[in-house]
Transfer RNA from Oopsacas minuta, 73 nucleotides, folded computationally. The source organism's lineage runs through Eukaryota, Metazoa, Porifera, Hexactinellida and Oopsacas. The RNAcentral record of the sequence draws on ENA. The coordinates come from a structure-prediction model, not an experiment, and the mean pLDDT is 81. It matches the Rfam family "tRNA". From the family's description: Transfer RNA (tRNA) molecules are approximately 80 nucleotides in length. It is annotated as a transfer RNA.
RNA sequence: GCCUCCGUAGCCUAAAGGUUAUGGCAUCGGCCUCCUAAGCCGGGGGUUGCGGGUUCGAAUCCCGUCGGAGGUG
Numbered sequence: 001g002c003c004u005c006c007g008u009a010g011c012c013u014a015a016a017g018g019u020u021a022u023g024g025c026a027u028c029g030g031c032c033u034c035c036u037a038a039g040c041c042g043g044g045g046g047u048u049g050c051g052g053g054u055u056c057g058a059a060u061c062c063c064g065u066c067g068g069a070g071g072u073g
Base pairs, nucleotide, nucleotide: 001072002071003070004069005068006067007066010025011024012023018056027043028042029041030040031039049065050064051063052062053061
């Protein structure tokens, strides 16, 4: 240099182009307990790496770009 794959919340992860983007961990509040841990209930947190395009509608399709991983000369 070329080819392929990946990028979604603090971390991990799901999501045939179509209700308000899913769940777990963590975090916050409550219950329980003498207190803590465990357990149970509830809340907050995302412009889906970035910029464009297609579409009535994009995490998803297309182009560009940045970062990471693998392969190859």